[in-house]
Molecule: transfer RNA
Organism: Candidatus Parvarchaeota archaeon
RNA sequence: GCGUCUGUCGUUCAGUGGCAGGAUGCAAGCUUCCCAAGCUUGUGACCCGGGUUCAAAUCCCGGCAGGCGCA
Repeated sequence: GCGUCUGUCGUUCAGUGGCAGGAUGCAAGCUUCCCAAGCUUGUGACCCGGGUUCAAAUCCCGGCAGGCGCA
């Protein structure tokens, strides 16, 4: 340099056009003599810019970052 894949809560993994979810973490409460474990509630995210569409995490273009392959 060319090709290809990935980018989503603090972490990790889903989500193939119509309310953005699970686990874990964190906070509060219940429980317990205390801790741990367990239960309930809360907390929080779509890499950036543009386009298509009534509607975009999702489709298209460009950029940035990372992985893999070729040179």